Predicted 3D model of a 522-nucleotide part of an RNA (small-subunit ribosomal RNA, 5' domain) from an uncultured bacterium. Its mean pLDDT, the model's own confidence on a scale to 100, is 86. The full RNA is in RNAcentral, with records from ENA and SILVA.

[in-house]
Context: one part of a larger RNA
């Protein structure tokens, strides 16, 4: 000297920060992924306009209860526009956000390599978007269940799905040159055969679909070192070690399989058991070096427990889907529901750790042509001295060296310029006007924080100091009580009538909105 600290006793502001280390314990409520009408039908509610025109204020007539005209106007019907919630489609839900069970491992750090790979958006090129078909949602009926939710019948569009056509350029088989490279091979050029795409919308400006190469960006594998403790753990493996041949994957490969061989690791610690996410970093250290991985930031692994595909470029997917298992809940007992190690919050465990806040104003993110739309990411507030930094709790004069109170040899000393009085001064707080930046987009509009920072005035020394020490180490001594008692204690030791070591006052020291202790750590 440090701490994600806790616990005593205190406690004025304000700024940065930081806050379940314990049970990856179980959750009440709410919220944390939605968006597109410029993809696509239907259907509601508004507006405009255009026909329609039940009814009917009022007027005239006169047969006095009828014709006539009529401001206005309910409904219908057809166009456009806005708006809403469901369906179909698209794109996102693989990011963001948590969390450290799990893991001694290509997990992770560093350096290579891939002549063995993939990449949605988005960039640049070059080529195309021609002609059809035929379901299914919502919709309307009809049924079955408590409920979840579910059968059946008809209808219906689309960038939804499915043939057709067409093929620079591409895959796939054969086979050639020419150059590098040497283990399979890689570039370049030219050849036969042969196989596979697309989708429109538009407000007419764009927007957008295929296919192809490169790019750019994630990514997936392989290697070389390195990476905790134990030998009271010495042998360990059967898909185990290779080969051949399939198959499978974006890809490589016992990754899977059939045969066949009998290998392969290990005292430079195999196996095995115990620990544990690792890294930049952070404490400490004069430096090697020990010790950790909270916050930030790369990376892995994990979302109740186990397990498995699906869909997608991308997942074996925390807020998808199935199956099993333990809780829990709802149940008309037939049968469903659910998953905070996301933000708040609860309840349990602890020595212990917070608000069911306000906003998308800023950055960012996702969807949309855009406006917008969601956004517990995120930027603010709220509580805590947790921590680090600043600031203040007043300055200047003042000896009668007041009074108390402690001491005393009773003469005095000490607290002591301290107070008291006088004279200023307003920092924080606290009134009172005033008031930002932060916002950037062709103009205007658009601040949660926030009446916050900041600034000026007014006004009063007023509203603001504790702790722990004082035997040596180690600054800092004196009366009383106590009498191996009651008690201190880091170490050495005090305490048995004159204790500077125990209690309590008076003085003194230290540090100070904190001090002390206890815990770990160097």
């Nucleotide at each position: 000297g440090a701490u994600a600290a806790a616990c005593g006793c205190u406690g004025g502001c304000g700024g940065c920060g930081u806050g379940c280390u314990u049970a990856a314990c179980a959750c009440a409520u709410g919220c944390a992924a939605g968006u597109c009408g410029a993809a696509c039908g239907a259907g509601a509610a508004c507006u405009a306009c255009a026909u329609u025109g039940a009814c009917a204020a009022g007027a005239a007539g006169c047969u006095u209860g009828c014709u006539u005209c009529a401001a206005g106007g309910a409904u219908a019907u057809a166009u456009a526009g806005u708006u809403c919630g469901a369906g179909u489609g698209g794109c996102g839900g693989a990011c963001g956000g948590g969390u450290g069970a799990g893991u001694a491992a290509c997990g992770c750090g560093u350096g290579a390599g891939u002549a063995a790979c993939c990449u949605g958006c988005c960039g640049u090129a070059u080529a195309c978007c021609g002609g059809g078909g035929g379901a299914c949602a919502a919709c309307a009926g009809a049924g079955g269940g408590a409920a979840a939710c579910u059968u059946c019948u008809g209808c219906u569009a689309a960038u939804a799905c499915c043939g057709c056509a067409u093929a620079a350029g591409c895959g796939c088989a054969c086979a050639g040159c020419a150059u590098c490279a040497c283990a399979u091979g890689a570039u370049g050029c030219a050849g036969u055969g042969u196989g596979a795409a697309a989708a429109a919308c538009u407000c007419c400006g764009g927007u957008g679909g295929u296919a192809u190469a490169c790019g750019a960006u994630g990514g997936a594998c392989u290697c070389g070192c390195g990476u905790c403790u134990g030998a009271u753990u010495a042998g360990c493996c059967a898909g185990u070690u290779g080969g051949u041949g399939a198959g499978g994957u974006a890809a490589c490969g016992g990754c899977u399989c059939a045969c066949c061989a009998a290998a392969g690791c290990a005292a430079c610690g195999a196996u095995c058991a115990g620990u544990a996410g690792c890294c930049g970093g952070c404490c400490u250290g004069a430096g090697a070096g020990g010790g950790u991985g909270a916050a930030c930031g790369g990376c892995c692994a994990c979302a109740u427990u186990g397990g498995g595909a699906c869909u997608g470029a991308g997942a074996c997917a925390c807020g998808g889907c199935c199956c099993a298992g333990a809780c829990u809940c709802c149940u008309a007992c037939g049968g469903g529901a659910g998953g905070c190690a996301g933000c708040a919050g609860u309840g349990g465990g602890g020595a212990a750790u917070a608000u069911u806040g306000c906003a998308c104003a800023a950055u960012g993110g996702a969807g949309g042509a855009a406006a917008c739309u969601c956004u517990g990411a995120u930027g603010c507030a709220g509580c805590g001295a947790c921590g680090c930094c600043g600031c203040g709790u007043g300055a200047g004069u003042g000896a009668a060296g007041a009074a108390g109170u402690a001491u005393u040899u009773c003469g005095g000393u000490a607290u002591g310029u301290a107070a008291a009085g006088c004279u200023c001064u307003a920092u924080c707080a606290g009134c009172a006007g005033g008031g930002a930046a932060g916002a950037a987009a062709g103009a205007a509009a658009u601040g949660a924080c926030g009446g916050u920072a900041c600034c000026u005035g007014a006004c009063u020394a007023a509203g603001a100091a504790g702790c722990c020490c004082c035997g040596g180490c180690u600054a800092a001594c004196u009366a009383c009580g106590u009498g191996c008692c009651a008690g201190c204690a880091g170490c050495c030791g005090c305490g048995g009538u004159a204790a500077u070591a125990c209690g309590u006052a008076g003085g003194g020291g230290g540090c100070a909105a904190g001090c002390g202790u206890u815990a770990u750590c160097c």